[in-house]
The part of an RNA shown here (small-subunit ribosomal RNA, 3' major domain) has 476 nucleotides and comes from an uncultured bacterium.

Context: one part of a larger RNA
RNA sequence: UGACGGGGGCCCGCACAAGCGGUGGAGCAUGUGGUUCAAUUCGACGCAACGCGAAGAACCUUACCAGCGUUUGACAUGGCAGGACGACUUCCAGAGAUGGAUUUCUUCCCUUCGGGGACCUGCACACAGGUGCUGCAUGGCUGUCGUCAGCUCGUGUCGUGAGAUGUUGGGUUAAGUCCCGCAACGAGCGCAACCCUUGUCAUUAGUUGCUACAUUUAGUUGGGCACUCUAAUGAGACUGCCGGUGACAAACCGGAGGAAGGUGGGGAUGACGUCAAGUCCUCAUGGCCCUUAUAGGUGGGGCUACACACGUCAUACAAUGGCCGGUACAAAGGGCUGCCAACCCGCGAGGGGGAGCUAAUCCCAUAAAACCGGUCGUAGUCCGGAUCGCAGUCUGCAACUCGACUGCGUGAAGUCGGAAUCGCUAGUAAUCGUGGAUCAGAAUGUCACGGUGAAUACGUUCCCGGGUCUUGCACA
Numbered sequence: 001u002g003a004c005g006g007g008g009g010c011c012c013g014c015a016c017a018a019g020c021g022g023u024g025g026a027g028c029a030u031g032u033g034g035u036u037c038a039a040u041u042c043g044a045c046g047c048a049a050c051g052c053g054a055a056g057a058a059c060c061u062u063a064c065c066a067g068c069g070u071u072u073g074a075c076a077u078g079g080c081a082g083g084a085c086g087a088c089u090u091c092c093a094g095a096g097a098u099g100g101a102u103u104u105c106u107u108c109c110c111u112u113c114g115g116g117g118a119c120c121u122g123c124a125c126a127c128a129g130g131u132g133c134u135g136c137a138u139g140g141c142u143g144u145c146g147u148c149a150g151c152u153c154g155u156g157u158c159g160u161g162a163g164a165u166g167u168u169g170g171g172u173u174a175a176g177u178c179c180c181g182c183a184a185c186g187a188g189c190g191c192a193a194c195c196c197u198u199g200u201c202a203u204u205a206g207u208u209g210c211u212a213c214a215u216u217u218a219g220u221u222g223g224g225c226a227c228u229c230u231a232a233u234g235a236g237a238c239u240g241c242c243g244g245u246g247a248c249a250a251a252c253c254g255g256a257g258g259a260a261g262g263u264g265g266g267g268a269u270g271a272c273g274u275c276a277a278g279u280c281c282u283c284a285u286g287g288c289c290c291u292u293a294u295a296g297g298u299g300g301g302g303c304u305a306c307a308c309a310c311g312u313c314a315u316a317c318a319a320u321g322g323c324c325g326g327u328a329c330a331a332a333g334g335g336c337u338g339c340c341a342a343c344c345c346g347c348g349a350g351g352g353g354g355a356g357c358u359a360a361u362c363c364c365a366u367a368a369a370a371c372c373g374g375u376c377g378u379a380g381u382c383c384g385g386a387u388c389g390c391a392g393u394c395u396g397c398a399a400c401u402c403g404a405c406u407g408c409g410u411g412a413a414g415u416c417g418g419a420a421u422c423g424c425u426a427g428u429a430a431u432c433g434u435g436g437a438u439c440a441g442a443a444u445g446u447c448a449c450g451g452u453g454a455a456u457a458c459g460u461u462c463c464c465g466g467g468u469c470u471u472g473c474a475c476a
């Protein structure tokens, strides 16, 4: 100087407390461990692995396994020889890759006519290739402490020196934020602000949007751009004003005005560093290793197994509810290999159909909870929906292993969950539906969107984590 303390002081955080809803019990989905297996590819392991890489494993993906077949190779550059290449038809063997045979069409570009270039085949070798190993050789990227308020430097001063000072102290702040003081004076990276979005207003603009007027079944038509909205430019909030407290400071408390008040809400933004944290399977790369195989191709299987254990979800156990009928109100997205209307068929998944739309125009697309009426009457039920049977639909060469969905039947556990444990402070939790990416098909995951919309916070004694000053120390 640090680190540490079941030392002390001060302070903060959904850290506790106060509340609301969960997990832990049930069956299911998914990930992991374990076990099994020819293989169940690999990685990730306290917080910070476990709905994680994977924004989507039937084949492909795919790296794994057992077969079958290849060896200058699926891909790149170079040498020699030959030839255009290619497209099409048919047959044989085969699981296919591949191998063999066959028909027809066609004959690249430049040219100084010597040749050159591109492409294909064969040969030989340099080499290719490796999701093989090492993340403890690395780059890059990422997680985490932590959006915590810290981390340092120059000059000066002090100290033999390591170092100290500044950065400590008194206040204050979300903040090393600001003020005052001070052997310090300044500065840098962080904080804040500048950026995006949302909340108010104005100006400009008015179609595909809107509609006060007229008209209509209908923003449909005329007229209009007031209003809503859209999207560009501005305004607006700064402790600016008033009162109080304070040290005449910084600041804090209350108030006015205001759409908004003290960082208005949300996001992006992550200092010096820590964990030899994670990743050689995104990519790049040193070293090592394989080179008729640890490379490359192919059909099939596996990644989907199942005495069990754990994590994370979704669904429930019901009456604040289930079912039936009626009826209202969103936002944000996506669409040409696409979204697919009206209409018809089907109980339905869906099928037919073909209009419109390269989209503020058309479509996906009826939002659902809510509200109104009816029924059920506390029951393993008109709760719950697992499981299984039958019949179907769709995608796709192909749904057996192993897809999603529909109809009919079946109707399991489950009556609110032990010890323990998680999230959340406001348009939040809870609850309700909607959309996107990936994607042929395949979400209870994930990312976004809006609707309805709470309770509680006395307080900082305690648990956890962090900051700061100080103290002890047999640690470095």
Base pairs, nucleotide, nucleotide: 001476002475004472005471007470008469009468010467011466012465013464015460016459019424020423021422022421023420026315029312030311031310032309033308034306035305042053043052064301065300067298068297070295073127077126078125079123080122081121082120083119086105087104090101091100092099093098108117109116110115129290130289132288133287134286138284139283140279141278142277143275145273150189151188152187153186154185155184156165157164158163169180170179171178195267196266197265198264200235201234202233203232204231205230206229209225210224211223213222214221238261241255242254243253244252245251317417321376322375323374324373325372326371333364334363335362338357339356343352344351345350383414388409389408390407391406392405393404394403430452431451432450433449434448435447436446

The RNAcentral record of the full RNA draws on ENA and SILVA. Rfam family: Bacterial small subunit ribosomal RNA. Its family is annotated with structural constituent of ribosome and ribosome in the Gene Ontology. Model confidence (mean pLDDT): 83 of 100.